TPP riboswitch aptamer (THI element) from Synechococcus sp. PNGco_S_binSS4, 98 nucleotides, folded computationally. It matches the Rfam family "TPP riboswitch aptamer (THI element)". About the family: Vitamin B(1) in its active form thiamin pyrophosphate (TPP) is an essential coenzyme that is synthesised by coupling of pyrimidine and thiazole moieties in bacteria.

RNA sequence: GAGCAUCACUAGGGGUGCCACUCGCUUGGGUGGCUGAGAUCACACCCUCCGAACCUGAAGCGGUUCAUACCGCCGUAGGAAAGUGAGCUUGUCGUGAU
Numbered sequence: 001g002a003g004c005a006u007c008a009c010u011a012g013g014g015g016u017g018c019c020a021c022u023c024g025c026u027u028g029g030g031u032g033g034c035u036g037a038g039a040u041c042a043c044a045c046c047c048u049c050c051g052a053a054c055c056u057g058a059a060g061c062g063g064u065u066c067a068u069a070c071c072g073c074c075g076u077a078g079g080a081a082a083g084u085g086a087g088c089u090u091g092u093c094g095u096g097a098u
Base pairs, nucleotide, nucleotide: 001090002089003088004087006086007085008084009083010082011048012047013046014045017034018033019032020031021030022029023028054079055078056077060073061072062071063070
């Protein structure tokens, strides 16, 4: 000087769905179940440019499912939030010893 799928701090970004029953009677509440890191509030979880966290297209298309989820496409699409320190690894130069 460089790097980091590591850690910490600070700051920031983001999502919260589906099914059944039930109350209510159309906006929603409760219980149980499913997937998931997270399913509405948690000093949680995920993500911050090496950016599919998440948003838009999109109530998108095909497969699959009761449905969400899941797989493929869309997608080399358009957007999207970062700094510091530590640790580790490594390059170069100098000095000393052998």